The part of an RNA shown here (large-subunit ribosomal RNA, half B) has 1176 nucleotides. Model confidence (mean pLDDT): 82 of 100. Rfam family: Archaeal large subunit ribosomal RNA.

[in-house]
Context: one part of a larger RNA
RNA sequence: CCGGCGUUAGGGAAUUCGGCAAGUUAGUCCCGUACGUUCGCAAUAAGGGAUGCCUGCCCCGGAAUGGGGCAGGUCGCAGUGACUCGGGCGCUCCGACUGUCUAGUAACAACAUAGGUGACCGCAAAUCCGCAAGGACUCGUACGGUCACUGAAUCCUGCCCAGUGCGGGUAUCUGAACACCGCGUACAAGCGGACGAAGGACCCGUCAACGGCGGGGGUAACUAUGACCCUCUUAAGGUAGCGUAGUACCUUGCCGCUUCAGUAGCGGCUUGCAUGAAUGGAUCAACGAGAGCGCCACUGUCCCAACGCUGGGCCCGGUGAACUGUACGUUCCAGUGCGGAGUCUGGAGACCCCCAAGGGGAAGCGAAGACCCUAUAGAGCUUUACUGCAGGCUGUCGCUGGGACGUGGUCGCUGAUGUGCAGAGUAGGUAGGAGUCGUUACAGAGGUGCGCGCGCCAGCGCGUCGCCCAGACACACAUGAAACACUACCCGUCAGUGACUGCGACCCUCACUCCGGGAGGAGGACACCGGUAGCCGGGCAGUUUGACUGGGGCGGUACGCGCUCGAAAAGAUAUCGAGCGCGCCCUAUGGUCAUCUCACUCGAGUCGGGAACUCGAGGAAGAGCGCAAGAGCAAAAGAUGGCCUGACAGUGACAUUCCCAACGAGUGUCGCUGACGCGAAAGCGUGGUCAGCGAACCUACGACGGUCCUCAAUGGGCCGCGUAGAUGACAGAAAAGCUACCUUAGGGAUAACAGAGUCGUCACCGGCAAGAGCACAUAUCGACCCGGUGGCUUGCUACCUCGAUGUCGGUUCCCUCCAUCCUGCCUGUGCAGAAGCAGGCAAGGGUGAGGUUGUUCGCCUAUUAAAGGAGGUCGUGAGCUGGGUUUAGACCGUCGUGAGACAGGUCGGCUGCUAUCUAUUGGGGGUGUUACGGUUCCUGACAGGAACGUCCGUAUAGUACGAGAGGAACUACGGAUGGGUGCCACUGGUGUACCGGUUGUCUGAGAAGGCAGUUGCCGGGCAGCCACGCACCACGGGGUAAGAGCUGAACGCAUCUAAGCUCGAAACCCACCUGGAAAAGAGGGACCACCGAGGCCACUCGUAGAAGACGAGUUCGAUAGACUCGGGGUGUACGCGUCAAGGCAACGAGACGUUCAGCCCGCGAGCACUAACAGG
Repeated sequence: CCGGCGUUAGGGAAUUCGGCAAGUUAGUCCCGUACGUUCGCAAUAAGGGAUGCCUGCCCCGGAAUGGGGCAGGUCGCAGUGACUCGGGCGCUCCGACUGUCUAGUAACAACAUAGGUGACCGCAAAUCCGCAAGGACUCGUACGGUCACUGAAUCCUGCCCAGUGCGGGUAUCUGAACACCGCGUACAAGCGGACGAAGGACCCGUCAACGGCGGGGGUAACUAUGACCCUCUUAAGGUAGCGUAGUACCUUGCCGCUUCAGUAGCGGCUUGCAUGAAUGGAUCAACGAGAGCGCCACUGUCCCAACGCUGGGCCCGGUGAACUGUACGUUCCAGUGCGGAGUCUGGAGACCCCCAAGGGGAAGCGAAGACCCUAUAGAGCUUUACUGCAGGCUGUCGCUGGGACGUGGUCGCUGAUGUGCAGAGUAGGUAGGAGUCGUUACAGAGGUGCGCGCGCCAGCGCGUCGCCCAGACACACAUGAAACACUACCCGUCAGUGACUGCGACCCUCACUCCGGGAGGAGGACACCGGUAGCCGGGCAGUUUGACUGGGGCGGUACGCGCUCGAAAAGAUAUCGAGCGCGCCCUAUGGUCAUCUCACUCGAGUCGGGAACUCGAGGAAGAGCGCAAGAGCAAAAGAUGGCCUGACAGUGACAUUCCCAACGAGUGUCGCUGACGCGAAAGCGUGGUCAGCGAACCUACGACGGUCCUCAAUGGGCCGCGUAGAUGACAGAAAAGCUACCUUAGGGAUAACAGAGUCGUCACCGGCAAGAGCACAUAUCGACCCGGUGGCUUGCUACCUCGAUGUCGGUUCCCUCCAUCCUGCCUGUGCAGAAGCAGGCAAGGGUGAGGUUGUUCGCCUAUUAAAGGAGGUCGUGAGCUGGGUUUAGACCGUCGUGAGACAGGUCGGCUGCUAUCUAUUGGGGGUGUUACGGUUCCUGACAGGAACGUCCGUAUAGUACGAGAGGAACUACGGAUGGGUGCCACUGGUGUACCGGUUGUCUGAGAAGGCAGUUGCCGGGCAGCCACGCACCACGGGGUAAGAGCUGAACGCAUCUAAGCUCGAAACCCACCUGGAAAAGAGGGACCACCGAGGCCACUCGUAGAAGACGAGUUCGAUAGACUCGGGGUGUACGCGUCAAGGCAACGAGACGUUCAGCCCGCGAGCACUAACAGG
């Protein structure tokens, strides 16, 4: 010194983020017990009283060493005497409760829970696992199970279905493959069409599904407010509640309570940044190692620290690691340097070595920084990122058979049927065609009656021998077309029928499935399973998610082009430099030729004016040239007019893009070939003077080129060329997010802290003086403008550090600065005094305590002489704390579809290191200081100190001053407070030496003791050590500052100054105290010794002490012990005697006497009894 304990006077939470820690309370009996309440609780509420021992007795009981009582006696500070053993109460938040959780920083408000609600599910179920077989739920069955949300009870749960989901429906639209139809070389691929499932569009429902729930203006007879009105708008515009909240930015909202003081707490209000109803709202008894606040009690948490015990440390003996280690003969200051040096530069300091201590530095050790950035590095998670895969739904095919019904399709056959107008009329088309059919009968053309069918209501067809009957119909009129007169082929429609086939609903049984031991039953061509196709598809997987950038992100595009400046008179030239543009437009705004000259000004001219049109003069450009700017342009590149299409086809070179190497697309210039335009011609014209753009792959197009298909083709294949389609991140990947659960590689190439530079900002000062100050700039205040100083604020920069320099605040402790808060000395005053205001000098000392808050800061309270500012890596975490910030858990608001996010709020959340060097504070050893060693006393260079600072009172004095009210000072004295040094007679603390009391238990009892903590507890307490106690801590001198002056010039005056001189402050130097001959100039005096002085070891010790050291002593002795006495602590010992409530007695707590006893003493004195011997 540290860990763990014990006790502390007075105060009593003043400590602190916070009563953390510690303490208080405590058992049992009796009395008594509030608010609230879900009537169960709350409740051991709170708050009181009692409690031992002895004697005798009573009751219960069979009895007990059991239980319950009564009376009397008696002791102590204290009777649950030790041990055991709740501190209590009030208000609020959250969660109802018991329970669960992050093994190893989070126990919570998180999870769970009973209760509530929704969804799915009839069992071969729903849900889940598995490729499947198979399995769980379940050998359960809707009062059941699964999934999801909410989270007891109580009061409730509003509006919105537009979006996204989910469920249902669906006339129509869309919608894949196979099969079907068409085209396609009589093939196929392919293309198209039609049909058409799920799904989608569409419609409806659904919010205890995901979710959402407005703005503006006006208005009441004070004002304010707005029941009321208007308007825009929505799917609907937030209802009941609650509300500055765990949600409120502003915010420490406002009011009240609590407090001296309340960023806290509680109650209200409420304009709710951004409350709100099962993402549940509100309330709430009980409960909580949950969060906040208050009160009482209690205390070393604190004022303010002290003492003691114990285990370490320290010393001795033994044993004996680790971290760490470039080197080292390992100082300080200032500077420099990659801007924070023991090693460099300069100066200062500095003899060598050891021990202890606390930790300032070694940007200490520990861990290739976790923050930040970068990487064409990862991973986990999300989703309406991209691309897929499981899985699900659905169509179709296979496994897969039979029957009948209905309804379609195709083909064949039979029968019927076909009305524009005109026309006698119900004319399907084309061709042939001048006759056809019938009268014979089992028959029949035609007419008529009846029936049936069709129908355009005109009529047509069929049947029926009932009746009549031998003719009927064509050819001729009209018509584009002529007869159902007849024949052949065909079309549309209808009916019947046959084959093939589709669909719908149904039946069957034989596949197949299930049940059953079986018989058989149930289902059944479905389902299962397999192939294929469409849809859904973060359930799962692989990936992507650009760059520049005064860090990154957000923003922007400085990412492709054009112009000017920057740009420094060749060229080139950067910045998220300054100022602007482009991603077009135009068939004329193009080509050419001809003719002209613009803007503007002046003059003149009917309406006519400032300005219309005409004429004249001047007019190098002040106009115009499609657009941005610059360059350029005047018989033009401008204006007007004529004629045109060179804005053409093909093919080169050069230049530029891209200075000076290479390079694509693009662009420009100059050619050649062909065809043109204008012009008499020379010539001009390959757009519009210079921006206006895009590779490969792929697709489309082409009177394009080549080649092949034996020849040919206007056909086809292939290759090439051209044109069009875009990559604007513009020399061109196909591409969204989160990470605080994170990882790796790196970076001080790059941010946050600190340093450095700078100083806009900040702080302070100054110049000038507009103004106000009743007049008056300068007693005081001082605008605008201007100039500095500092390096505290905030920025900027990115220079050091990312193989790590621990980050806010507090605390502890030290040093410094002055731009001075107080104290000291002065000056001015709008200074009478008192109190102030402003300024000058001055850094010696002081600058405190509280409330709220993590706060720094700030606000507030009571004091005070005053409650100053700043720096030291925003001093100080190998010193502490850990409240804040800044990991992992969780809640709220807001944002986001989501994962998640938030300089928004909130609860919880780990602080390593044995000190090597240096530095520091202490303690020791050695050498030197010379030609000799010591003992002792000094000097004092140098160093340190504040050793003192401040206040109050009394006298001066109710004086000076003042009208009064008020009201000083010099000086002297007394005290207080803060600080310092020392001490222990007093007071007080400790006092585990000691004495006494007492509980439980053990040694049989007594006596005497052990243990209950390393004193069981309690009451006292010597020495020592201490503070809360006591004592002391001056004057004065010298030189100065601001200032006051003397004399006195420069400047014949004046002037405190220039020469000279006198004063003048807590500041400076002395004085005073302490260290200090290692002060290398290493000092001096006295004494002893020079064959012995002195010292050391050893021994007895303590006033000294970690070890060393220091001091006393060693027989010529009081050094220690013993003994005696004195002084002191406790409080009256054991034994014995007497008494004692009682009891028949035995016995009996206890009392009194012997006894100021007994016991004890780190103190003093006396006394050599013991030991300081023997020696080195």